Annotation: Predicted 3D model of RNase P RNA and transfer RNA as a complex of 417 nucleotides. Rfam match: Bacterial RNase P class A. The family's RNA type in Rfam is ribozyme.
RNA sequence: AAGGUUCUUCAAGCAAUCGCUUUGGCGCUGGUUCUCCAGCGCCUGAGAGGAAAGUCCGAGCUCCAUAGGACAUGACGCCGGGUAACGCCCGGGAGCCGUAAGGCUACAGACAGUGCAACAGAAAGCAAACCGCCUGCUUUGCAGGUAAGGGUGAAAUGGUGGGGUAAGAGCCCACCGGGAGCGCAGCGAUGCGCUUCGCAUGGUAAACCUCGUCAGGAGCAAGGCCAAGAAGCGUGUGGGUUGUCCGUCCAAUACACGCGGGUAGGCUGCUAGAUGCUGCCGGCAACGGCAGUGCCAGAUAGAUGAUUGCAUAAACAGAACUCGGCUUAUGAAGGGCCUUUUUA
RNA sequence: UCCCCGAUAGCUCAGUCGGUAGAGCAGGUGGCUGUUAACCACCCUGUCGGCAGUUCGAGUCUGUCUCGGGGAG
Numbered sequence: 001a002a003g004g005u006u007c008u009u010c011a012a013g014c015a016a017u018c019g020c021u022u023u024g025g026c027g028c029u030g031g032u033u034c035u036c037c038a039g040c041g042c043c044u045g046a047g048a049g050g051a052a053a054g055u056c057c058g059a060g061c062u063c064c065a066u067a068g069g070a071c072a073u074g075a076c077g078c079c080g081g082g083u084a085a086c087g088c089c090c091g092g093g094a095g096c097c098g099u100a101a102g103g104c105u106a107c108a109g110a111c112a113g114u115g116c117a118a119c120a121g122a123a124a125g126c127a128a129a130c131c132g133c134c135u136g137c138u139u140u141g142c143a144g145g146u147a148a149g150g151g152u153g154a155a156a157u158g159g160u161g162g163g164g165u166a167a168g169a170g171c172c173c174a175c176c177g178g179g180a181g182c183g184c185a186g187c188g189a190u191g192c193g194c195u196u197c198g199c200a201u202g203g204u205a206a207a208c209c210u211c212g213u214c215a216g217g218a219g220c221a222a223g224g225c226c227a228a229g230a231a232g233c234g235u236g237u238g239g240g241u242u243g244u245c246c247g248u249c250c251a252a253u254a255c256a257c258g259c260g261g262g263u264a265g266g267c268u269g270c271u272a273g274a275u276g277c278u279g280c281c282g283g284c285a286a287c288g289g290c291a292g293u294g295c296c297a298g299a300u301a302g303a304u305g306a307u308u309g310c311a312u313a314a315a316c317a318g319a320a321c322u323c324g325g326c327u328u329a330u331g332a333a334g335g336g337c338c339u340u341u342u343u344a
Numbered sequence: 345u346c347c348c349c350g351a352u353a354g355c356u357c358a359g360u361c362g363g364u365a366g367a368g369c370a371g372g373u374g375g376c377u378g379u380u381a382a383c384c385a386c387c388c389u390g391u392c393g394g395c396a397g398u399u400c401g402a403g404u405c406u407g408u409c410u411c412g413g414g415g416a417g
Stems, first nucleotide, its partner, number of pairs: 001340010013310006020047003024043008049316001053327002056325005061219004068246004073215005078092005093107001094105004108210002113208002115204002130150002132146006158176006177199001178197008223268004232259006238250003275294008345416007354369004363400001371387005393409005
């Protein structure tokens, strides 16, 4: 220098003018509840994101007259830890990819059972003899032995070498691989070592399935309150928030479903929270603890913008109950590490 | 705000428990007819919405994205 890999940070700033939403204060007007409420004006403070997005997971919160059991269904699945919780995160193990830095893994079970493997091939699963090799015979062939070799396939019953044999074969031996047992290290996944067994019974579970763990349902248009308006009728006997059964609870002044009528307003939930920042401590880390300090959008057809200048402002993109994650979209800057080449 | 479904030939749709892609219409060529239509025969036509993963192998299974459609209060 080029290429790669990984981590982190920012998402624009300042000034002027004109607007929008809103906290607090003051003034004016109105209200038969006057230390209250509403409207208007002025001053003052604040005003989108790293993803606000997708709605893919996990929770808080609220309601369902209970939330118990069984089955079904779904998700997840190495070990240890973190967390309110998780399918998330951190650390570790094993396997795979990469020269490396580093990355990826739905990573339990295939002698509980069922199924599948097209084409090719002799044979694709309680094995099998097409060619070849060997032996015998009645020799263009037949019978028997043989999985070393050829050929097919994604996959052919451990691999290499030697012995052995009619030819062969874990038939025997050495090494590698594998199973079992024991010991050591580790919380554990697992690793290492020793002993032993010649070791038939393969693949596929993001096929059904088995085992283990978890899950009651619905969602802020949840739910609570006020005001206004209105017209009831029919069907069913069950209903209790979206699979079934049992249990349990409620109920004929009830409940469910359908049709019809009315309204198209306001308040609340609504933002102080598993909260942000700084420092110290514990921990490899995720994270936790303590202390100090800060208050940081709250709209309801939906505010957060426009113009000018400094200096050139550009990517993806706009909150709607709130958090923790994941995924996807996307601009710029910086650091660490690796590889190659060149120079000193 | 929440939930569900779909995307396969030019058009409308099939495609089972993963095994290599079909039907009808349309189009083309030939035949039949004096000619056209109808009819008969043959042919053409696909990155199965995109990108990854599982698998020997993916239209099918899984994840994610894009587009389209529908529903609830």